[in-house]
Molecule: RNase P RNA; transfer RNA
Organism: Peptococcales bacterium
RNA sequence: UGAGUAAACUAGAUGAUCGCGGGCACAAGCCGCAAGGCUGUGUCUGAGGAAAGUCCGGGCUCCAUAGGGCAGGGUGCUGGCUAACGGCCAGUGAGGGUAACCUCAAGGAAAGUGCCACAGAAAGAAACCGCCAUCUAGAGGCUAGAGGCUGGAAACUAGAAGCUAGAGUUCUAGUCUAUAGUAUCAAGCUUCUAGCUUCUAGAAGGUAAGGAUGCAACGGUGCGGUAAGAGCGCACCAGUAGCUAGGCGACUAGCUAGCUAGGUAAACCCCACCUGGAGCAAGACCUUAUAGGGGGACAUAUGGAGUAGCCCGCUCCGUUCCCGGGUAGGUCGCAUGAGGUGUCAGGUAACUGAUAUCCCAGAUAGAUGAUCAUCCUACGACAGAACCCGGCUUACGGUUUAGUCGACUG
RNA sequence: GGGCCUAUAGCUCAGCGGUAGAGCAUCCGGCUCAUAACCGGACGGUCCCUGGUUCGAUCCCAGGUGGGCCCACCA
Numbered sequence: 001u002g003a004g005u006a007a008a009c010u011a012g013a014u015g016a017u018c019g020c021g022g023g024c025a026c027a028a029g030c031c032g033c034a035a036g037g038c039u040g041u042g043u044c045u046g047a048g049g050a051a052a053g054u055c056c057g058g059g060c061u062c063c064a065u066a067g068g069g070c071a072g073g074g075u076g077c078u079g080g081c082u083a084a085c086g087g088c089c090a091g092u093g094a095g096g097g098u099a100a101c102c103u104c105a106a107g108g109a110a111a112g113u114g115c116c117a118c119a120g121a122a123a124g125a126a127a128c129c130g131c132c133a134u135c136u137a138g139a140g141g142c143u144a145g146a147g148g149c150u151g152g153a154a155a156c157u158a159g160a161a162g163c164u165a166g167a168g169u170u171c172u173a174g175u176c177u178a179u180a181g182u183a184u185c186a187a188g189c190u191u192c193u194a195g196c197u198u199c200u201a202g203a204a205g206g207u208a209a210g211g212a213u214g215c216a217a218c219g220g221u222g223c224g225g226u227a228a229g230a231g232c233g234c235a236c237c238a239g240u241a242g243c244u245a246g247g248c249g250a251c252u253a254g255c256u257a258g259c260u261a262g263g264u265a266a267a268c269c270c271c272a273c274c275u276g277g278a279g280c281a282a283g284a285c286c287u288u289a290u291a292g293g294g295g296g297a298c299a300u301a302u303g304g305a306g307u308a309g310c311c312c313g314c315u316c317c318g319u320u321c322c323c324g325g326g327u328a329g330g331u332c333g334c335a336u337g338a339g340g341u342g343u344c345a346g347g348u349a350a351c352u353g354a355u356a357u358c359c360c361a362g363a364u365a366g367a368u369g370a371u372c373a374u375c376c377u378a379c380g381a382c383a384g385a386a387c388c389c390g391g392c393u394u395a396c397g398g399u400u401u402a403g404u405c406g407a408c409u410g
Numbered sequence: 411g412g413g414c415c416u417a418u419a420g421c422u423c424a425g426c427g428g429u430a431g432a433g434c435a436u437c438c439g440g441c442u443c444a445u446a447a448c449c450g451g452a453c454g455g456u457c458c459c460u461g462g463u464u465c466g467a468u469c470c471c472a473g474g475u476g477g478g479c480c481c482a483c484c485a
Stems, first nucleotide, its partner, number of pairs: 001406003005402006012375007020046007028039004048382001052393002055391005060279004067312004072275005077091005092106001093104004107270002112268002114264003128211002130207003134203017152185002155182004162175006219237006238260002240257007283332004293323006303317005325484003339358008376380001411481007420434004428465001436452005458474005
């Protein structure tokens, strides 16, 4: 200096003037049929970290002092915290990142059911191709034996004609060709038998090593082994189960056993735990006014209605819906609370306890603003309480601190 | 303030986790002398957005955004 991580803090500051909401005190006056309210003066006080989304949980109120069962809903690693939670803290495991660090709806797929499009033989316990031994049929090759045939070689025998020699007029001898015959050898063809082997078809099998399809194919890689193969055997790795050790536990480590089981539960479902419903326009009191009006549905106590799904139980004796009518006034609920801050103690922490101190918005058409001056990191983001509280989620400016990684300089 | 519903083509709506559809509208062609109607064809999608589960999401889950509806008291 750049990038990124985690945590904490802050939310323009000071002063003046004017204005608005609320509390308290004082003083009278005014308004309203009333309940009640208004005005003046003084004093005090007046938005947020998210007041937001209404996503969870609790308080509070009504329905029975919220009861039982079923259904439904929610949550889902372990331990702890808490009023409670789907929150928080500390851990485990998995995943991501070089790292600081971050993320995780993270029970069960061996209870059952469903789904897994297209492709593929097959999407669950699979044989399409391929590989392999057996049997049957067919075709072929090789080897051996037996038989037959062809024709070649040389040999032997016979041998017309021819040639040579002799005799002498037609013969003899020799030679040898065509040819014929004989047996032998070599080769070829063919038939049968036996053995080996190859191919084709079929039968009934074995095989998950290989091909092919797919997001995914019945543990992975290698060696051995086998008819071919296979955890069939072995080594390493992944998972599962058992045992031992450590830990409260999730789990981790080691040893043993070839035990090897597809994915999906943010599909139904199973298991464990939690869960009644509605919401401050809840609800209570006071005051004013009115037609306790009309119609429909159910029912006449072995019934009906309510209890915001059903049954039991409980409560009531009419209930409920629509149309119509009246008032649209006041008070409470409503801010002292699982409250804030400081110190001490326990705990790694969330959190809890003790003690001191503080009171810190409360409207009901809804206040929290405007102007001026000065200053700043210089016009200051997101954004406005509405019964309250604890969380989550979403929106968002700035500052500080502590780690991480890289580059450069000394 | 509180409670609930909804978002798919220009409009109104369908859509069993497996290539997003219908009607109307628009455009083109046909029919007609011409227009309408009718017939045939075409165009047109951030399935409101962002994440997650899954092999795969309009669909399931979470968060966000927009739009819409209901809720006073008395008898």